The RNA shown here (c-di-GMP-I riboswitch aptamer) has 86 nucleotides and comes from a soil metagenome. Model confidence (mean pLDDT): 88 of 100.
[in-house]
RNA sequence: GAUAAGGGCAAACCCAGUGAAAGCCGGGGGCGCAAAGCCAAUGGGUCUAAAGUCACUUGAGUGACCAUGAUAGCCAGGCUGCCGAA
Numbered sequence: 001g002a003u004a005a006g007g008g009c010a011a012a013c014c015c016a017g018u019g020a021a022a023g024c025c026g027g028g029g030g031c032g033c034a035a036a037g038c039c040a041a042u043g044g045g046u047c048u049a050a051a052g053u054c055a056c057u058u059g060a061g062u063g064a065c066c067a068u069g070a071u072a073g074c075c076a077g078g079c080u081g082c083c084g085a086a
Base pairs, nucleotide, nucleotide: 001083008033009032013028014027015026017024018023031073037079038078039077042076043075044074045071046070047069052065053064054063055062056061
């Protein structure tokens, strides 16, 4: 970072699996991405709330708080990578 070349990844959605959930994984699919490659033990944001704590409830339960869970395709940051016009 280009009306370049060779390519790469894969949103929503569907099927199957997994998880308490958010989500993740495999197949299909293709919204898009110059790092949409890696790092969640670099900082922040956001999502979920099992376990736990507190309150309520005749009671099965209900509500609130909370990450040790998740998100790198939320932002910043770190590391690495293909090509080579202006």